The RNA shown here (transfer RNA) has 73 nucleotides and comes from an Acidobacteriota bacterium. It was read from a public genome assembly. Rfam family: tRNA. By type it is a transfer RNA.

RNA sequence: GGGCCGUUAGCUCAUCUGGUAGAGCACGAGACUUUUAAUCUUGGGGUGCAGGGUUCGAGUCCCUGACGGCCCA
Repeated sequence: GGGCCGUUAGCUCAUCUGGUAGAGCACGAGACUUUUAAUCUUGGGGUGCAGGGUUCGAGUCCCUGACGGCCCA
C1' cells in the first nucleotide's frame, strides 16, 4: 500500500429476505435456606462507531471517515 471481517446494554454476543432491538453474565429489588454463597422470580439499562445518502420506514442497503483484527505485498 491492497483485500477481507468486525464495531449493537457495563461485559460477551444475537437480531433470516429493510417493518416494535433481544439473550446470557453483571447490577437493583423480592422470595427461599444450605447465609462471604447458591437457586428462583422480577426490574432498570441502548445517540446500534461517526457523518451523509436511499426509502413511507435503516442495526440491516449505498458513500466517506475512525478504531480493532486477519491475510497478501